[in-house]
RNA sequence: GGGCGGGCCCUGUGCGACGGGGCUCCAUGAACCAUGUCAGGCGGGGAACCGAGCAGCAUUAAGUGGCCUGCCUUGUGCGCCGCAGGCAGCCUGUCCUCU
Numbered sequence: 001g002g003g004c005g006g007g008c009c010c011u012g013u014g015c016g017a018c019g020g021g022g023c024u025c026c027a028u029g030a031a032c033c034a035u036g037u038c039a040g041g042c043g044g045g046g047a048a049c050c051g052a053g054c055a056g057c058a059u060u061a062a063g064u065g066g067c068c069u070g071c072c073u074u075g076u077g078c079g080c081c082g083c084a085g086g087c088a089g090c091c092u093g094u095c096c097u098c099u
Stems, first nucleotide, its partner, number of pairs: 001096008009086005014080003017076007025066004034059004042051003
């Protein structure tokens, strides 16, 4: 000096941990500008009935909270003596060659 390896370093990727976000689930959630049922009252009618419809109740929307149990996504100089690819650079093992 060259060949073949290894480590540092860089990148990608798999799995896990942790953090963020979303979905699912549960709870709550509308005076009137959601739906349904509409007491009372009101209106129409000779009547039977009909009509609109406040309160109440129910189901929910937006929203809020809970569970971080499950799923998805995302991030991390977190981990696995995981896997793969690396020009340049540093260190190192072995073989050959030259001096």